[in-house]
RNA sequence: GCCAUCUUAGCUCAGUUGGUAGAGCAAUUCACUCGUAAUGGAUAGGUCAGCGGUUCGACUCCGCUAGAUGGCU
Numbered sequence: 001g002c003c004a005u006c007u008u009a010g011c012u013c014a015g016u017u018g019g020u021a022g023a024g025c026a027a028u029u030c031a032c033u034c035g036u037a038a039u040g041g042a043u044a045g046g047u048c049a050g051c052g053g054u055u056c057g058a059c060u061c062c063g064c065u066a067g068a069u070g071g072c073u
Stems, first nucleotide, its partner, number of pairs: 001072007010025004019056001027043005049065005
């Protein structure tokens, strides 16, 4: 220098023939207990890497930028 894949909650990851964004763990809170742990219930937490384009409508399609990983030279 070229190519491919990836970027979604604090962490690990789902989600898309385009139609209101989810799980597990962690956090907070309630129940249980003499108390704690464990267990069960509930709650909160997201400009879906950034900027544009297409569309009635974009996490999803297209372009550019940034970052990560891998391969080739």
Source information
The RNA shown here (transfer RNA) has 73 nucleotides and comes from a Melioribacteraceae bacterium. Its Rfam family is "tRNA". Rfam classes the family as a transfer RNA. NCBI's taxonomy places the organism under Bacteria, Pseudomonadati, Ignavibacteria, Ignavibacteriales, Melioribacteraceae. The coordinates come from a structure-prediction model, not an experiment, and the mean pLDDT is 81.